This is a predicted structure of a 111-nucleotide RNA (SAM riboswitch aptamer (S box leader)) from bacterium CG10_37_50. Its Rfam family is "SAM riboswitch aptamer (S box leader)". Its family is annotated with regulation of gene expression in the Gene Ontology. Its mean pLDDT, the model's own confidence on a scale to 100, is 79. RNAcentral holds the sequence, with entries from Ribocentre.
RNA sequence: AGUUUAUCCAGAGUGAUAGCGAGGGCACUGGCCCCAUGACCUAUCCAGCAACCCUUGGAGCUGACAGCUUCAAGAAGGUGCUAAAUCCAGCCCGAAAGGGAGAGAUAAGGA
Numbered sequence: 001a002g003u004u005u006a007u008c009c010a011g012a013g014u015g016a017u018a019g020c021g022a023g024g025g026c027a028c029u030g031g032c033c034c035c036a037u038g039a040c041c042u043a044u045c046c047a048g049c050a051a052c053c054c055u056u057g058g059a060g061c062u063g064a065c066a067g068c069u070u071c072a073a074g075a076a077g078g079u080g081c082u083a084a085a086u087c088c089a090g091c092c093c094g095a096a097a098g099g100g101a102g103a104g105a106u107a108a109g110g111a
Stems, first nucleotide, its partner, number of pairs: 003109006013046001015045005023034003028090004047082003052078002054074009086103001091100003
């Protein structure tokens, strides 16, 4: 890389310093937004969010010490994240609201 499962309208920095210098918001198209008052990206630092893994406790299931499910509390550690719903739409269903698919992202697992 590919695969399985779960989540993606909540939350928290358009943070500081240094570098780069023109595009960026995943490709394309349309819209909208950000950007020389320096975006995007890179490095370092500080602050924070969340609760996937994780920690503690309760309940249940299976023959079971092991495992699984579920509830509550937590945040030491491993990831992740901190403009706008994954910025919105595009394909299918629907009068619309909305739902689904595809793609992508993150986590955990397995080979």